Annotation:
Predicted 3D model of a 148-nucleotide RNA (c-di-AMP riboswitch aptamer (ydaO/yuaA leader)) from a Dehalococcoidia bacterium.

RNA sequence: CUCUAGUGGCCGCCUAAUUUCCUUUUAAGGAACCGGGGGAACCAACUAUGGGGUGAAUCUUGGGGAAGCGUUGAGCUUAUUCAAGACGGGCUUUUUCUGAUCAGCCCGAACCCGACAGCUAACCUCGGCGGCGCCCGGAUCAGCGUUU
Numbered sequence: 001c002u003c004u005a006g007u008g009g010c011c012g013c014c015u016a017a018u019u020u021c022c023u024u025u026u027a028a029g030g031a032a033c034c035g036g037g038g039g040a041a042c043c044a045a046c047u048a049u050g051g052g053g054u055g056a057a058u059c060u061u062g063g064g065g066a067a068g069c070g071u072u073g074a075g076c077u078u079a080u081u082c083a084a085g086a087c088g089g090g091c092u093u094u095u096u097c098u099g100a101u102c103a104g105c106c107c108g109a110a111c112c113c114g115a116c117a118g119c120u121a122a123c124c125u126c127g128g129c130g131g132c133g134c135c136c137g138g139a140u141c142a143g144c145g146u147u148u
Stems, first nucleotide, its partner, number of pairs: 011133004018032004033128006043118001050116001051113004058086007066078004087108006097143006
C1' cells in the first nucleotide's frame, strides 16, 4: 500500500415499523405519531374449482417435463421451469426537501385466517418487526424553504 473477514459509531436505503416518559435502568407499561383489521344506513354483490387478509409482489401468451381426473379418444386441473409481453414497486446525480418527465440498474416474495368478513359513520381491536449499504456515480423541469 492492497485484499478479505469481524466489531462499534455516524450516515444512508427498503418497510407502518419512529420519537419519547415514570422507574429500583426491571422500558413491564404509558404517550405522541405512523400503519392494519373488524364494524350500520345507502349502494353493491356472491355462495365449492370454497372464500378472505397483510404486501409492489399480479396477469397474459408460448415452449418443456411432472402429478391427478377422464380414457376408444379429445381434453381438463394443479404446481413447477424457460422465454417474451402487459402492469405494479424500489434506488440513482443536479446544495436539502416534495413532485414530475426521461435514462440506467434492480424486485414482482413470503406469511396469515380457518367455513368466515363487500363498502361502512359511531364504535371495537391489533402492529410499530426485520433486512441491507465501499467506488464511482445521470439529465431536465416545477414548487416550498434556507443562505448570501
The prediction has a mean pLDDT of 76. Of the family's consensus pairs, 92% are formed in the model.